[in-house]
RNAcentral holds the sequence, with entries from Rfam and Ribocentre. This is a predicted structure of a 110-nucleotide RNA (SAM riboswitch aptamer (S box leader)) from Paenalicyclobacillus macrosporangiidus. The coordinates come from a structure-prediction model, not an experiment, and the mean pLDDT is 86. Taxonomically the source falls in Paenalicyclobacillus (Bacteria, Bacillati, Bacillota, Alicyclobacillaceae).
Order: sequence, then structure tokens, then C1' cells
RNA sequence: CUCUUAUCGAGAGUGGCGGAGGGACUGGCCCGAUGAAGCCCGGCAACCAGAGGCGCGGUGGCGCCUCCAGGUGCCAAAUCCUGCAGGGGCAUGCCCCUGAGAGAUGAGAG
Repeated sequence: CUCUUAUCGAGAGUGGCGGAGGGACUGGCCCGAUGAAGCCCGGCAACCAGAGGCGCGGUGGCGCCUCCAGGUGCCAAAUCCUGCAGGGGCAUGCCCCUGAGAGAUGAGAG
């Protein structure tokens, strides 16, 4: 980098260092000197790993529950909204719904 698969409306700081950016991209709309990114500490969660249990299943496994917190991840706003396709509402330029795409993260494969 590519492919497969699962998830993405919950949750997480009155901390230290640092000093101007940040929210992937587009268009918006926001966050930021009452301190952005980044680093540290702290925290959240439970995908994988680990421990225990239950159910299904003609055996290769699959599903569920509890515990734990080693490997990741995450800690403004729904993945902030949006883009492509379809549908609906009305006060006709706004609102709503579904799916796809894109993206993020885990696990596996190349």
C1' cells in the first nucleotide's frame, strides 16, 4: 500500500511542558492566546490476547456471559455536517429518511 471482515448518535482532565494552529479531503460550519498541534501524566472503552462459564453444532468450529487490562485504539460537536444515488415533507429553499462512496479503528491475509 492492497484485499477480507466487524464497528463507528455511548464514554473519557479545572493537570504539566509547549507555543499557532486544528477538526482526513471538498464545500460549509466550528474549535483555538480564557492557549491549537505535538509530548508527558491522567482517563475512557473493551476489538485482539489472557482466565472462567453457558448454549448450539456431527466436529473444523460458531455464538453468548463474566473477570482482567498485556497489544492496539480513543478522550469538542453523529465519522461535526456534506459530497454519489434514491425517496419523503412543506412555507421553494430549506428540512427529514434510506443506501452507497470516502474515512477512522480493530482483527486477519497478501